[in-house]
């Protein structure tokens, strides 16, 4: 330096739910909160799944904490 790695230590993120707010909606944002997470960091112009609108078809949107992939990255032992 590279790969790997969560015993420990230092930290990080934040489910459900509540309040406010945006949206036709799925859902998003902010605050509280903590189920959990080694990428629960990022990426749908990477693939699929699910959901919403429309619905004859086509299409558009949401979900990265649904799975797989791509990409950046912390850490002990070996």
């Nucleotide at each position: 330096u590279a790969u790997a790695g969560a015993a420990a230590a230092a930290g990080c993120c934040a489910a459900a739910c509540c309040u406010g707010u945006u949206g036709u909606g799925a859902a998003g944002c902010a605050g509280g909160g903590a189920c959990g997470g080694a990428a629960a960091g990022c990426u749908u112009a990477a693939g699929g799944g699910u959901c919403u609108u429309g619905u004859g078809g086509g299409a558009a949107g949401a979900u990265a904490g649904c799975c797989u992939g791509g990409u950046u990255g912390u850490g002990a032992a070996a």